[in-house]
RNA sequence: AUAGUCAGCCUCUAGGGUUCCGACUCAAUCUAUCCAAAUUUGAGUGACUGGUCCGAGAGAGGCAAGCUAGUUAGAAGUUUUGCAACAAAGCUUACUUACAGCUACACGGCGGGACAAAAGCCCGGGAGGA
Numbered sequence: 001a002u003a004g005u006c007a008g009c010c011u012c013u014a015g016g017g018u019u020c021c022g023a024c025u026c027a028a029u030c031u032a033u034c035c036a037a038a039u040u041u042g043a044g045u046g047a048c049u050g051g052u053c054c055g056a057g058a059g060a061g062g063c064a065a066g067c068u069a070g071u072u073a074g075a076a077g078u079u080u081u082g083c084a085a086c087a088a089a090g091c092u093u094a095c096u097u098a099c100a101g102c103u104a105c106a107c108g109g110c111g112g113g114a115c116a117a118a119a120g121c122c123c124g125g126g127a128g129g130a
Base pairs, nucleotide, nucleotide: 008063009062010061011060012059015054016053020051021050022048023045024044025043026042027041028040065103066102067101068100070099071098073096074095075093076092077091078090079089080088081087105125107128111123112122113121
């Protein structure tokens, strides 16, 4: 300098739209003479606060995984002592176990895609830039 691999899961939040619920508007229906209200039905509205729903690589928490030239214990190997022992002591290990610690950095389009639809979701730690 170039190329490649990995960068997980759950819960929540920023944010997001409109399938469903609710809310609002319009219309129709029914009951007591009429009107209105309530109930029921249909259509519409997300610059409707909301419930369900989607939801962060660069947001939060937790779990998992990984690393340690750290600690404890075990297993194996080896050295010394010993007549010997499944004994004692020391050393080594790319092995196992528990504990402790660490897990950095991160500016980012246009455009396209899915679900009902949109988005900080996915394309994408992309293109590009420093």

Overview: A computed fold for a 130-nucleotide RNA from Myxacorys californica WJT36-NPBG1, annotated as Guanidine-I riboswitch aptamer. Of the family's consensus pairs, 100% are formed in the model. It was read from a public genome assembly, where an Rfam model found it. NCBI's taxonomy places the organism under Bacteria, Bacillati, Cyanobacteriota, Leptolyngbyales, Myxacorys californica. It matches the Rfam family "Guanidine-I riboswitch aptamer". About the family: This family represents a conserved RNA structure found upstream of the ykkC and yxkD genes in Bacillus subtilis and related genes in other bacteria. The coordinates come from a structure-prediction model, not an experiment, and the mean pLDDT is 78.